This is a predicted structure of a 90-nucleotide RNA (Glycine riboswitch aptamer) from uncultured Allosphingosinicella sp.
The prediction has a mean pLDDT of 80.
[in-house]
RNA sequence: GCGCGGGAGAGACCUGCCUUCGCCCUUGCGGGCUAGGGCGGGCGCCGAAGGAGCAACCGCCCCGGAAUCUCUCAGGCAGAAGGACCGCGC
Numbered sequence: 001g002c003g004c005g006g007g008a009g010a011g012a013c014c015u016g017c018c019u020u021c022g023c024c025c026u027u028g029c030g031g032g033c034u035a036g037g038g039c040g041g042g043c044g045c046c047g048a049a050g051g052a053g054c055a056a057c058c059g060c061c062c063c064g065g066a067a068u069c070u071c072u073c074a075g076g077c078a079g080a081a082g083g084a085c086c087g088c089g090c
Stems, first nucleotide, its partner, number of pairs: 001090006011043001013042008022033004044077003050073001051071003057065003
């Protein structure tokens, strides 16, 4: 590094627009409601992809490597995906 397995935390938050199915009203235009999907905005929160900071610690030692700590730019907060790290095999 590859394959398999395990793998946490934090709003299924609020709001706008668009759209699909169904139902209701209407002469019609159109309007209302429920459910689903997409794109934005807002505040709150999490840290275990990545990134950054301090530095415990480590080494071939006066120079290097550096975290599960800290930050939250990124990422994430139903499920899925991802996922540090651990186990087994190559």